């Protein structure tokens, strides 16, 4: 330098192929409450995310372009 892949709650992850519904879902963590003599367990609730910009579209996490970051292959 060329090409390919990836980026979603604090962490991991589903959804992207094939745009629209169902709170963008789940697990762990954190916080609050209930239960318990206490802790733990269990139960209930809360918190919290689509990497950035632009485009297409009535409508974009999803499609297109550019960029940023990470990984890989080749030279």
């Nucleotide at each position: 330098g060329a090409c390919c892949c990836c980026a979603u709650c604090g962490u991991c992850u589903a959804g992207u192929c094939a745009g629209g519904u169902c709170u963008a879902g789940g697990a762990c963590a954190u916080c609050a409450g209930a239960u318990u003599u206490u802790c733990a367990u269990u139960c209930u609730g809360a918190c919290g995310a689509c990497c950035g910009g632009g485009g297409u579209u009535c409508g974009a996490a999803u499609c297109c372009c550019c960029g940023u970051g990470g990984g890989g292959u080749c030279g």